[in-house]
Context: one part of a larger RNA
RNA sequence: UUGCAGUUAAAAAGCUCGUAGUUGAACCUCGGGCCCGGUUCAGAGGUCUCCCACUGGGUUGCACUUUUAGGCCGGGUCUUUCCUUCUGGCGAACUAUCGUGCCAUUCAUUUGGUGCGGUAGGGAACCAGGACUUUUACUUUGAAAAAAUUAGAGUGUUUAAAGCAGGCAAUCGCUUGAAUACAUUAGCAUGGAAUAAUAAAAUAGGACUUUGGUUUUAUUUUGUUGGUUUCUAAGACCGAAGUAAUGAUUAAUAGGGACAGUUGGGGGCAUUAGUAUUUAGCCGUCAGAGGUGAAAUUCUUGGAUUGGCUAAAGACUAACUUCUGCGAAAGCAUUUGCCAAGGAUGUUUUCAUUAAUCAAGAACGAAAGUUAGGGGAUCGAAGACGAUCAGAUACCGUCGUAGUCUUAACCAUAAACUAUGCCGACUAGGGAUCGGACAAUGUUCAAUUAUGACUUGUUCGGCACCUUAUGAGAAAUCAAAGUUUUUAGGUUCCGGGGGGAGUAUGGUCGCAAGGCUGAAACUU
Numbered sequence: 001u002u003g004c005a006g007u008u009a010a011a012a013a014g015c016u017c018g019u020a021g022u023u024g025a026a027c028c029u030c031g032g033g034c035c036c037g038g039u040u041c042a043g044a045g046g047u048c049u050c051c052c053a054c055u056g057g058g059u060u061g062c063a064c065u066u067u068u069a070g071g072c073c074g075g076g077u078c079u080u081u082c083c084u085u086c087u088g089g090c091g092a093a094c095u096a097u098c099g100u101g102c103c104a105u106u107c108a109u110u111u112g113g114u115g116c117g118g119u120a121g122g123g124a125a126c127c128a129g130g131a132c133u134u135u136u137a138c139u140u141u142g143a144a145a146a147a148a149u150u151a152g153a154g155u156g157u158u159u160a161a162a163g164c165a166g167g168c169a170a171u172c173g174c175u176u177g178a179a180u181a182c183a184u185u186a187g188c189a190u191g192g193a194a195u196a197a198u199a200a201a202a203u204a205g206g207a208c209u210u211u212g213g214u215u216u217u218a219u220u221u222u223g224u225u226g227g228u229u230u231c232u233a234a235g236a237c238c239g240a241a242g243u244a245a246u247g248a249u250u251a252a253u254a255g256g257g258a259c260a261g262u263u264g265g266g267g268g269c270a271u272u273a274g275u276a277u278u279u280a281g282c283c284g285u286c287a288g289a290g291g292u293g294a295a296a297u298u299c300u301u302g303g304a305u306u307g308g309c310u311a312a313a314g315a316c317u318a319a320c321u322u323c324u325g326c327g328a329a330a331g332c333a334u335u336u337g338c339c340a341a342g343g344a345u346g347u348u349u350u351c352a353u354u355a356a357u358c359a360a361g362a363a364c365g366a367a368a369g370u371u372a373g374g375g376g377a378u379c380g381a382a383g384a385c386g387a388u389c390a391g392a393u394a395c396c397g398u399c400g401u402a403g404u405c406u407u408a409a410c411c412a413u414a415a416a417c418u419a420u421g422c423c424g425a426c427u428a429g430g431g432a433u434c435g436g437a438c439a440a441u442g443u444u445c446a447a448u449u450a451u452g453a454c455u456u457g458u459u460c461g462g463c464a465c466c467u468u469a470u471g472a473g474a475a476a477u478c479a480a481a482g483u484u485u486u487u488a489g490g491u492u493c494c495g496g497g498g499g500g501a502g503u504a505u506g507g508u509c510g511c512a513a514g515g516c517u518g519a520a521a522c523u524u
Stems, first nucleotide, its partner, number of pairs: 004495001006493001007476002012492001014364001016362002021357003025250002031079010042068006048061001050058003084131006094121011135197003138192002141189002150181002154164002166175003207243008216234003254354001255351003259346002262343002267339004273317002277313008288299002325332002369410006379403001383399004421491003425483002428467003433462008442454003471478002497524003506517004
């Protein structure tokens, strides 16, 4: 590892990208004919044997042998089918032929069989020297791999655990053991060629066959020695011609790209609107107003609250608003413009494995918080009062600083939740809905044709829902949480009783707050 779990019991990183790693679509020799060998089964004969009893027949046989059709195994050859090739040596089977011996046969060295010797043709049966060779994983067999241990054979340690002894004979002596198996990674040799990788011919610098040059080397032979050149042989390089079915696998309900009309509260910048709130101004009215369970703190003839008309500020974006949309998540809702981006759909478009998931690493990341500016309407940690209360440092009320908003920079966490990783396949019925596409003698607006809008159906892709499980689960429940003892599709992260503890310590990041990593003693 086979073979655990991760919605709620411990547990999926907040989210996306991404290198190493791991994993990764299909396709290339399949099939057939012929021959040989071994083995097996069935049938039909013959010989021998056995039985019944002779015209012959058989339930006879580890017996011998011939033949037919099958099965299984192995080998050869041909079907577009190199098995590495070349030079020597050795020349085995086999074929042809010559000579010769033997046995049958013939009128006859005539024919057949079997030996021996020679010649010629004939290569793998192996020797040794070049030239070349896609490379592995995997698997078979073998050699090799200390003993003790383990399994296990033999053996009456009296049994047994053990031990490697022992047994026969009883004067000499004779004689058997001390097996065997297993021994996994690596290495060596060997058969296989499915599976999985790898390489090759695309600017042909490709293969093969001829041929011509250039150039290098120099063994032999020309009586000898030396020189030069040629022939010849072996390298290398550069051309030319020819041969060939000359050479590019599909186009994955994998992926990327282009294009088309769309779609969305996706993002950024600018612009614009709405009411409310608070404050201020002006004009009214008037004695209370606020607030509460009840009150009080508070405001108020210096006119509060309230009504009207204006102005300013900063925030927010009601109703429409949904089991609807978009976005990787966090998140996103006034108008308009600009900017770049995305998804799905459509496509007889293009590339051709480009892919999936991901240690390290990186981007984004609510709220709160930090730093420096701006802004400060509302609400409002801290704080101050009023209540309540046994007390109240709270809940309720009145004020109110930081903050809440924005710019520039940090921080990197949340019940960042669907408490459910991502990619792929399959397994079940339904009706809605959002986006695209297609279709219909459908409907509607007509000035007519046409876009539009609506209706219906089909089909891809979404957010969800309903009903049921011959499925799953401890259940709640779940079309995934199914396809799991009938356990292996790929890949990442993470958990192992409760506390101590996300603490201490160390490291690292941060201005800080803190984040990431992260124990143990002890206790139960």
Molecule: small-subunit ribosomal RNA, central domain
Organism: uncultured Rhizophydiales